[in-house]
RNA sequence: CGAGGCGGAUGGGUGGUCGCUGUUCGGGCAGUGCCUGGGCAGAGGAAAGUCCGGACUCCAUAGAGCAGGGCGCUGGGUAACGCCCAGUCGGGGUGACUCGAAGGAAAGUGCCACAGAAAUUAUACCGCCAGCUGGUGUUGGUAAGGGUGAAAUGGUGGGGUAAGAGCCCACCGGCGGCCAGGUGACUGGUCGGCCAGGCAAACCCCGCCCGGAGCAAGACCAAAUAGGGGAGCGUUUCGCUUAAAUGCGAAUAAGGAUGGCUCGUCCGAUGCUUUCGGGUAACGGUCGCAGGAGGCGUCGGGUAACCGGCGUCCCAGAUAAAUGAUCACUGCCCCAAGUGGGGAACAGAAUCCGGCUUACAUUCCGCUCUCGGCUC
RNA sequence: GCGGUCGUAGCUCAGUCCGGCCAGAGCUUCAGAUUCUGGAUCUGAGCGCGUGGGUUCAAAUCCCACCGGCCGCC
Numbered sequence: 001c002g003a004g005g006c007g008g009a010u011g012g013g014u015g016g017u018c019g020c021u022g023u024u025c026g027g028g029c030a031g032u033g034c035c036u037g038g039g040c041a042g043a044g045g046a047a048a049g050u051c052c053g054g055a056c057u058c059c060a061u062a063g064a065g066c067a068g069g070g071c072g073c074u075g076g077g078u079a080a081c082g083c084c085c086a087g088u089c090g091g092g093g094u095g096a097c098u099c100g101a102a103g104g105a106a107a108g109u110g111c112c113a114c115a116g117a118a119a120u121u122a123u124a125c126c127g128c129c130a131g132c133u134g135g136u137g138u139u140g141g142u143a144a145g146g147g148u149g150a151a152a153u154g155g156u157g158g159g160g161u162a163a164g165a166g167c168c169c170a171c172c173g174g175c176g177g178c179c180a181g182g183u184g185a186c187u188g189g190u191c192g193g194c195c196a197g198g199c200a201a202a203c204c205c206c207g208c209c210c211g212g213a214g215c216a217a218g219a220c221c222a223a224a225u226a227g228g229g230g231a232g233c234g235u236u237u238c239g240c241u242u243a244a245a246u247g248c249g250a251a252u253a254a255g256g257a258u259g260g261c262u263c264g265u266c267c268g269a270u271g272c273u274u275u276c277g278g279g280u281a282a283c284g285g286u287c288g289c290a291g292g293a294g295g296c297g298u299c300g301g302g303u304a305a306c307c308g309g310c311g312u313c314c315c316a317g318a319u320a321a322a323u324g325a326u327c328a329c330u331g332c333c334c335c336a337a338g339u340g341g342g343g344a345a346c347a348g349a350a351u352c353c354g355g356c357u358u359a360c361a362u363u364c365c366g367c368u369c370u371c372g373g374c375u376c
Numbered sequence: 377g378c379g380g381u382c383g384u385a386g387c388u389c390a391g392u393c394c395g396g397c398c399a400g401a402g403c404u405u406c407a408g409a410u411u412c413u414g415g416a417u418c419u420g421a422g423c424g425c426g427u428g429g430g431u432u433c434a435a436a437u438c439c440c441a442c443c444g445g446c447c448g449c450c
Stems, first nucleotide, its partner, number of pairs: 001372004005367005012330007020042010044346001048357002051355005056214004063263004068210005073087005088102001089100004103205002108203002110199003125146002127142006154172006173195001175192007218287004228276006236251005255267003294313008332343004377449007386403004396433001405421005426442005
């Protein structure tokens, strides 16, 4: 100097004029509403997708099991997670780094097409060796060599053999035992016979976790209607009381209780379930509605994720849906150098938060990072 | 906000559940045959799994992410 890797920031700025929304202070009117003056605040890194986890609200008093679903190497973080951090192992890359659905095939079942002799009951097509045979061929042994295939049942080399084979030996891989290190995944050493193919993003087994619905949740107020019509099921028992199923209480039936089934629990003699039809309509109003698992700064602990202490700040709350328009100067990029002209992505909160995924023009910063070249 | 379903030749659809080797059918298109010509008929050819990645020897099919269409509840 060039090319990469990892991380962070930004998403134009300042001022004026006019116009919006919320909140607060003041003045006026008197009608919880209107007018007016001032202060403060006012879309994102993804607000997106709605893929996960929760907070919160309700079912509701809310328990167990089956089915179903999620995760899947180890340790840590977190309110929690399928997320994040650190490691182990494996794949990719010269490397910095990056990716991984990363438990079990010896619990069982299943699949491995075509080709090939043969794809787990493994095997003999060519070949090699030995015997018989005039030749053709046949019998026995063999799986080292060749062929087919993604894969042929450990691999390479040597010895041995009639020819061969872990038959034997050395090294490597796999499996198992022992020792050492590590919280652990795992790693290293040593010994052993020789060896149990691949696929679980095949069914499955094992370990851990999981009620449901969702702010259009839910609460309150106002208004209106037809306390409507049909069908099915049920109207039981006990105690006290009364003139009387009158009144009170308990149990239970039909039935109901926010995914399915079973058991349990609770509600329940009033009705329950279902169906048809009507009203509320500028599709009513208020709350929920933003003070938080909050932001910023600093100190301490920790490899880190993150945790704790101290200080400080309040940073949208709309409801047919607010933050816009315009002028001047200026920052960035491109062309020009006649001082001008042009351009700027993805994209708008709607209960809130922690993540993941996807889209994205331009510019900047950092790294005890990597590779290549040059110079000293 | 919530749930379901679909995407395959120019068009309408099989195949996907249970993964196998030049991925199918009908209509359409093109060429040829036949006919005086056209139509009909016959023969042949052509046309591609929504996009990207992953698992596997092998993917339209299994898994993940993204894009688009339709239906329903509220």

Predicted 3D model of RNase P RNA and transfer RNA as a complex of 450 nucleotides. Rfam match: Bacterial RNase P class A. The family's RNA type in Rfam is ribozyme. Rfam links the family to the GO terms tRNA processing, ribonuclease P activity and dimeric ribonuclease P complex. Its mean pLDDT, the model's own confidence on a scale to 100, is 77.